[in-house]
Molecule: Bacterial RNase P class A
Organism: Acidimicrobiales bacterium
RNA sequence: UGAGUCGACUGGGUGGUCGCACCGGGCGGUGACGCUCGGUGAGGAAAGUCGGGGCUCCACAGGGCAGGGUGCUCACGAAAUGUGAGUCGCGGCGACGUGCAGGAAAGUGCCACAGAAAACAGACCGCCGAUGGCUCGGGUAACCGAGUACAGGUAAGGGUGAAACGGUGCGGUAAAAGCGCACCAGCGCCGUGGGUGACCACAGCGGCUUGGCAAACCCCACCCGGAGCAAGAUCAAACAUGGGAGGCGGCCCGCGCGCCUCGUAACAGAGGCACUCCCGAGGUAGAUCGCUGAGAUGGAUGGCCGCCCAGCCUUCGCAAGAAGGUGGACAGAACCCCGCUUACAGGUCGACUCACCAU
Numbered sequence: 001u002g003a004g005u006c007g008a009c010u011g012g013g014u015g016g017u018c019g020c021a022c023c024g025g026g027c028g029g030u031g032a033c034g035c036u037c038g039g040u041g042a043g044g045a046a047a048g049u050c051g052g053g054g055c056u057c058c059a060c061a062g063g064g065c066a067g068g069g070u071g072c073u074c075a076c077g078a079a080a081u082g083u084g085a086g087u088c089g090c091g092g093c094g095a096c097g098u099g100c101a102g103g104a105a106a107g108u109g110c111c112a113c114a115g116a117a118a119a120c121a122g123a124c125c126g127c128c129g130a131u132g133g134c135u136c137g138g139g140u141a142a143c144c145g146a147g148u149a150c151a152g153g154u155a156a157g158g159g160u161g162a163a164a165c166g167g168u169g170c171g172g173u174a175a176a177a178g179c180g181c182a183c184c185a186g187c188g189c190c191g192u193g194g195g196u197g198a199c200c201a202c203a204g205c206g207g208c209u210u211g212g213c214a215a216a217c218c219c220c221a222c223c224c225g226g227a228g229c230a231a232g233a234u235c236a237a238a239c240a241u242g243g244g245a246g247g248c249g250g251c252c253c254g255c256g257c258g259c260c261u262c263g264u265a266a267c268a269g270a271g272g273c274a275c276u277c278c279c280g281a282g283g284u285a286g287a288u289c290g291c292u293g294a295g296a297u298g299g300a301u302g303g304c305c306g307c308c309c310a311g312c313c314u315u316c317g318c319a320a321g322a323a324g325g326u327g328g329a330c331a332g333a334a335c336c337c338c339g340c341u342u343a344c345a346g347g348u349c350g351a352c353u354c355a356c357c358a359u
Stems, first nucleotide, its partner, number of pairs: 001355010012308007020041009043330001047341002050339005055228004067224005072086005087101001088099004102219002107217002109213003124158002126154003131151002133148006166184006185209001187206003191202004232289004241280006247257002258273005309328001311326006
C1' cells in the first nucleotide's frame, strides 16, 4: 500500500412557532369543565410474537403406559432451543467461520441413478486351467501330454457409483486373496502421562478391517398440566325475575276513574292482573383497578420555518481550499422482565490476519 477477519459504539444538533397525552400547583365554576404555570413523554431494535420467567384464572390422590421436548464439556443464570469459554467434526493459506454434536459391535428398515453385484456381498469384461467333465495323441494298463472352457477357481486389472468389504511392498499361487510378513492407516482392549471435564499425547496387545443413514423406526439418559392482560378483580344500570308495601293518574287545587274471576237484586267484600315505591339475587351494558419514573384504552409522544453538521454532487483551483446544490436509514411502546431472530442510509473506534514493497 492492497485484500480481508472479528468486536464495540453511534443512529443528526439548535432556536422559534402552532399543537398532543399524563401528572402536580394556582385561579374560576354547584358540577361537568375551562384558563394558566411547571414537570415528564419511544427504540436498538419499541418489530416478529419464536423460547423462558413473573403475574392471573382453570384443572390436579398415587403409580404406570402412550405422547412430546432436550441430547459434547465446564461455568454463569430464576429459567430458556440463553450467554461465555473450551473439546471434536467440516470449511478457509490465515485472522476466523460453522455444526439439533448421545447410540449404527441391541434389533428392524432404507441406500435413488448407474452397475454383474449395495452389505453374514458379488463373476459383466478380464485372469487361471489346480479339481471334475469332454476331445485328441501316446501307452497293454496304471497313467502321461496337449487342447477346450461345460462345471469350476479368482476381488490382482478394467468398467459403474456418493460409497465396491483397508493402503504400499515383498513372499506366495494354476491364477489370486491379510493367505503369510514388514511398514502405514483405522477399530477394540489395556496401561502411563496431561486436563475439573468433553478430550488429548504416547506405549503395548488383538483379530487382521467390523460402509453410510437415527433431521427412519428404535434404544439410552434427563425433563414435561392448560389458557393467557380481550388473563383476571371490584362496583354496577335498563329489561326480565323473587319478596314486601301502597287504591290509581296528577307537583298542588280542581277534576276524572282501571281490567278479569268469585260473590250480591244492586252495593259491600275476597282474590288476581296492571301501575307506583322499597329491599334482594344474579353480574349484562357501563365504569374502575390490573397499568408502571412514557402509560393511552380508538389509543399522546406531532407539524411548519430558520441556522448549523457528517456525508454526497457540480464548478473554480497545482494544492490547501472557496462557492453553489443536495442531504440523515430501519422503524413507532400498550402488563412487565430475560433472551433469540429479522430490518437498518451514513459515521466513529479498537484488535488481528495474509500478500507485496521499502528500511